[in-house]
């Protein structure tokens, strides 16, 4: 130097031919229990790394750049 992936909630990963973003765990509230812990319900938390571009409309597609992995030389 060149080529492959990958980057989405605190976390571990889903996701879609382009059409308001999910799930377990975790976290709050409540039931509930003589009380815990396990259970039930309900919600909160996401500029989908970053900058451009195309499009009515991008997390998805195109270029870049930033970081992580693995390969070639």
């Nucleotide at each position: 130097g060149c080529c492959u992936u990958c980057a989405u909630a605190g976390c571990u990963c889903a996701g879609u031919a382009g059409g308001u973003a999910g799930a377990g765990c975790g976290c709050a509230u409540c039931c509930a229990u003589g009380g815990u812990a396990a259970g039930g319900a309900u919600g909160a938390g996401g500029u989908c790394a970053c900058c451009g571009g195309u499009u009515c409309g991008a997390u998805c597609c195109c270029g870049g750049u930033u970081g992580a992995a693995g390969g070639c030389u």
The prediction has a mean pLDDT of 81. Transfer RNA from a Clostridiales bacterium, 73 nucleotides, folded computationally. The organism belongs to Eubacteriales, within Bacteria. It matches the Rfam family "tRNA".